[in-house]
């Protein structure tokens, strides 16, 4: 300094060529049941406006542009 990939709950991801309304997803956290008690294990629960800022469409996590942050490979 160039290319190129990526961003969704605390954490790790799904979201099927854009289609009303985010997912019976793990794991974690809370409440409760089991237990002398922890853990395990059963039962329920809460928590996303999808990185920011434009822009295309009747309709955008989903497509484009900028930025910012991580990450590869190049120099």
């Nucleotide at each position: 300094g160039g290319u190129c990939c990526u961003a969704u709950a605390g954490c790790u991801c799904a979201g099927u060529u854009g289609g009303u309304u985010a997912g019976u997803a793990g794991c974690a956290c809370c409440u409760g049941a089991c237990u002398c008690a922890u853990a395990a294990u059963c039962a329920g629960g809460g928590g996303g406006u999808c990185c920011u800022a434009g822009g295309u469409u009747c309709a955008a996590g989903u497509c484009c542009u900028a930025g910012u942050g991580g990450g590869a490979c190049c120099a």

The prediction has a mean pLDDT of 81. The RNA shown here (transfer RNA) has 75 nucleotides and comes from an uncultured Bacteroidales bacterium. Rfam family: tRNA. Rfam describes the family as follows. Transfer RNA (tRNA) molecules are approximately 80 nucleotides in length.